[in-house]
RNA sequence: CACCUACAAGGCGAUGGGGUUCGCCGAAACCGCCCGACGGCUGAUAACUCCUGCUCUAUU
Numbered sequence: 001c002a003c004c005u006a007c008a009a010g011g012c013g014a015u016g017g018g019g020u021u022c023g024c025c026g027a028a029a030c031c032g033c034c035c036g037a038c039g040g041c042u043g044a045u046a047a048c049u050c051c052u053g054c055u056c057u058a059u060u
Base pairs, nucleotide, nucleotide: 010025011024012023013022016051017050018049019048020047021046032041033040034039
């Protein structure tokens, strides 16, 4: 100096934030589904849970 492995800070897990747990990445991980295109559909969670936001309906 180069390569490999492990690991830390840290980051990520389709729409905001908090707690717990799990998984992944170590500059990559990650960035939903259908459709040739136009376009259409679901979801604020990776899982459990809380807060907030949005839409629709009903009642007062």
A computed fold for a 60-nucleotide RNA from a Chlorobiota bacterium, annotated as Fluoride riboswitch aptamer (crcB RNA motif). The organism belongs to Chlorobiota, within Bacteria. The coordinates come from a structure-prediction model, not an experiment, and the mean pLDDT is 76.